Notes: The prediction has a mean pLDDT of 81. The RNA shown here (c-di-GMP-I-GGC riboswitch aptamer) has 86 nucleotides and comes from Desulfuromonadaceae bacterium GWC2_58_13. The source organism's lineage runs through Bacteria, Pseudomonadati, Desulfuromonadia, Desulfuromonadales and Desulfuromonadaceae.
């Protein structure tokens, strides 16, 4: 140094509740603490979801395209704290 993940310090904060914003998926702030070693970051690939469009249609489903949401769904890129055993 790499793999790896015991300990300690510190860090983040799901669900739920409140307020605000958004048509919506959801987001921001506060409380809480299920969890996390990348739960830091980049929507790059896939996936899921929302709104609208197109075709079909009695409706649903499904199809086409667009704009979005989710990084705590799976990969990938970049960066990164501590250190015992091996």
């Nucleotide at each position: 140094a790499u793999c790896c993940g015991a300990a300690a310090a510190g860090c983040c904060a799901a669900c739920c509740c409140c307020u605000u914003c958004g048509c919506g998926a959801g987001a921001a702030g506060g409380g809480c603490a299920c969890g996390g070693a990348a739960a830091g970051u980049c929507g790059c690939g896939g996936g899921u979801c929302u709104u609208c469009c197109u075709g079909u249609u009695g409706c649903c489903u499904c199809c086409u395209g667009a704009a979005g949401a989710c990084g705590g769904c799976c990969g990938g890129g970049c960066u990164g704290c501590c250190g015992a055993a091996g």